[in-house]
Context: one part of a larger RNA
RNA sequence: GUCUGGGAGUUUAUACACGGAGCAAGCUUAAGUGCUUACGGCACGGAGGCGAAGCGAAAGCGAGUGUGAACAGCGCGACUAGUUGCGUGUAUAAGACCCGAAACGGAGGUGAUCUACCCAUGGCCAGGUUGAAGCUUCGGUAACACGAAGUGGAGGACCGAACCGGUGUACCUUGAGAAGUGCUCGGAUGAGCUGUGGGUCGGAGUGAAAGGCUAAUCAAACCCCGUGAUAGCUGGUUCUCGCCGAAAUAUAUUUAGGUAUAGCGUCUUGUGUUUCCACUUGGGGGUAAAGCACUGAAAAGGCUAGGGCCCAUACCCGGGUACCAACCCUUAUCAAACUCUGAAUACCAAGUUGGUUAAGCAAGGCAGUCAGACUGCGGGGGAUAAGCUUCGUAGUCGAGAGGGAAACAGCCCAGACCGCCGAAUAAGGCCCCUAAAUCAUAGCUAAGUGGUUUGAAGGAUGUGAAUCUUCACAGACAAUAGGGAUGUUGGCUUAGAGGCAGCCAUCAUUUAAACAGUGCGUAAUAGCUGACCUAUCGAGAGGAUUUGCGCCGAAGAUGAUCGGGACUAAGCUAUGUGCCGAAUUCGCGGACUCGAAAGAGUGGUAGGCGAGCGUUCUAAGUGCAUCGAAGCAGAAGGGGCAACCGACUGUGGAGCGCUUAGAAGUGAGAAUCCAGAC
Numbered sequence: 001g002u003c004u005g006g007g008a009g010u011u012u013a014u015a016c017a018c019g020g021a022g023c024a025a026g027c028u029u030a031a032g033u034g035c036u037u038a039c040g041g042c043a044c045g046g047a048g049g050c051g052a053a054g055c056g057a058a059a060g061c062g063a064g065u066g067u068g069a070a071c072a073g074c075g076c077g078a079c080u081a082g083u084u085g086c087g088u089g090u091a092u093a094a095g096a097c098c099c100g101a102a103a104c105g106g107a108g109g110u111g112a113u114c115u116a117c118c119c120a121u122g123g124c125c126a127g128g129u130u131g132a133a134g135c136u137u138c139g140g141u142a143a144c145a146c147g148a149a150g151u152g153g154a155g156g157a158c159c160g161a162a163c164c165g166g167u168g169u170a171c172c173u174u175g176a177g178a179a180g181u182g183c184u185c186g187g188a189u190g191a192g193c194u195g196u197g198g199g200u201c202g203g204a205g206u207g208a209a210a211g212g213c214u215a216a217u218c219a220a221a222c223c224c225c226g227u228g229a230u231a232g233c234u235g236g237u238u239c240u241c242g243c244c245g246a247a248a249u250a251u252a253u254u255u256a257g258g259u260a261u262a263g264c265g266u267c268u269u270g271u272g273u274u275u276c277c278a279c280u281u282g283g284g285g286g287u288a289a290a291g292c293a294c295u296g297a298a299a300a301g302g303c304u305a306g307g308g309c310c311c312a313u314a315c316c317c318g319g320g321u322a323c324c325a326a327c328c329c330u331u332a333u334c335a336a337a338c339u340c341u342g343a344a345u346a347c348c349a350a351g352u353u354g355g356u357u358a359a360g361c362a363a364g365g366c367a368g369u370c371a372g373a374c375u376g377c378g379g380g381g382g383a384u385a386a387g388c389u390u391c392g393u394a395g396u397c398g399a400g401a402g403g404g405a406a407a408c409a410g411c412c413c414a415g416a417c418c419g420c421c422g423a424a425u426a427a428g429g430c431c432c433c434u435a436a437a438u439c440a441u442a443g444c445u446a447a448g449u450g451g452u453u454u455g456a457a458g459g460a461u462g463u464g465a466a467u468c469u470u471c472a473c474a475g476a477c478a479a480u481a482g483g484g485a486u487g488u489u490g491g492c493u494u495a496g497a498g499g500c501a502g503c504c505a506u507c508a509u510u511u512a513a514a515c516a517g518u519g520c521g522u523a524a525u526a527g528c529u530g531a532c533c534u535a536u537c538g539a540g541a542g543g544a545u546u547u548g549c550g551c552c553g554a555a556g557a558u559g560a561u562c563g564g565g566a567c568u569a570a571g572c573u574a575u576g577u578g579c580c581g582a583a584u585u586c587g588c589g590g591a592c593u594c595g596a597a598a599g600a601g602u603g604g605u606a607g608g609c610g611a612g613c614g615u616u617c618u619a620a621g622u623g624c625a626u627c628g629a630a631g632c633a634g635a636a637g638g639g640g641c642a643a644c645c646g647a648c649u650g651u652g653g654a655g656c657g658c659u660u661a662g663a664a665g666u667g668a669g670a671a672u673c674c675a676g677a678c
Stems, first nucleotide, its partner, number of pairs: 001678006011094009021084003026050003032044005054061002064076004097236002100233001104226003108223003116200009125190001127159003130155001134151006163187003168183004202218001204214003239612006249262005263369002265366007274359001276355003279351005289341001290339002295335003299331004304325001306324002308321004372397010402413003417590004422586003428580003431565003437577001439576006450567001458552002462549010479536005485509003490504003515530001519528002591602004613667001615664010631651004638645002
């Protein structure tokens, strides 16, 4: 892991509610006793309980009573239905649906054969090295001291086996091993190692102290008991069909993943249009927008108080100001906590009218929900960040399948009772993958733009459209050729200054036109060129503004891509006609629910309610069975929506069904479920 078997809302008491039954102004017995066909019944038993009268603190009064001065008003009552079994639901008390702690307690017990320390008594430590004290001899001293040589053999001394340990590393890590092996390393006469026997223990021991160790267990051992401890936590909780169908909010909470009440669900009874929608009429408002009349913010200019600075000044007066600036004026603005104004919606009320099985309200039984998610719109927080967070509002998901978006809870379309190889459509699509247009008309795009989900500031003779404007057959724009002169080298300056370093002026003449010169150039001239004019040529050329589609700007990590192929439309814009396309709608057949019918309805988690199937046993009735019961294996174009039933066949070899009631150890796939088998 699979298979087989086991495995979780039970029982008692009390209370409330509903269903149904008996009796009824009454209903009912408890303990106990008697009888009996005896573990099953029948009878007695009224002690007690509930009800039939309430009100008041009470005295008390009584269909009333209390308050009160009251014959008022008001409060609570009366104007009848209860009670006792049974069944079901729920609550409370109990282990209370099942399994699950870590823990806590016990003057209950077992453990020091492991290990910690201690006691008693034994054992063990190859070999090598160093050479303390003391002693002897000699030297030395007045005598010591001291020195040398020898002797000697000390030490938590040295090196290193056994022995004890466990430093580093590799291997092993479903191991050879629940701690090892190899290499390496520490101690190795000592606070050494070790045998045997003995002692100390659970809030206790022992500890050269690590919370270490106390039998592979230690911040309190192990076994048993309290014990089914408790678990606002996790997991699991077993047959079917039908009807309805939520919530993830408010308030409170040592409360925040729990709970209570309300909200939202369901069932019963009552009420009977009160609900909802549309329409009509009437309301209040201060939001969006807008505005600047208030409160504030705030730009430019003007006017001009006040101040600053400068000048002037003995003082009083003064002058200037490209400084700051109130009020006022002109122009132009901003505001959640501004408003002279002010919608759309929404909300409230009324009306009768209309519509629709669309509810509403009240009382009672039973819940679940209190982690919500995204999208659009209106806001707050944040960075006008987040698949962010927090409110409001609507939708979807949650609890919703189907079609579209390549794939994709929350987007778009659309709400699945069952069957059909029928039809029409929605969103979205119609070249191939892939159902349907290689459809039609008019344009645009050349970038594979389309096609990075999205993309900026900025840049550009890309290209289409529209408008304005200038020049142009008296010849424009471009190109080519020619001219581009004279006074004059203008004056000044300067070494020089001749169109062209700089300053000033910028005239006149000849002309078709030509600057006291646009740029290059020279030391200064020279030279080249431009403006300007003519010729050649012959029809458009130049400049703006608005706008459509494109271009650059444009960088990401394994190989790219629009879903792919591919496409110049099979891209984009506008218009049109067809077609495809879903569990939608329609058609045909069927089932169930509600309803008098016509008809309407039947997605569904938590959850409420209803109707059934099956298992074991009991009672009564009725059947089957050695001519073959149960069980097991199969099973009819079989029956039932389903749980299931089932003639018949094989196997098997002795019991077993059905009907109507009743009682439950009553249904298995999950619980890291339990046991067994493989």
A computed fold for a 678-nucleotide part of an RNA from Ruficoccus sp. ZRK36, annotated as large-subunit ribosomal RNA, domain II. The RNAcentral record of the full RNA draws on ENA. Model confidence (mean pLDDT): 84 of 100. It matches the Rfam family "Bacterial large subunit ribosomal RNA".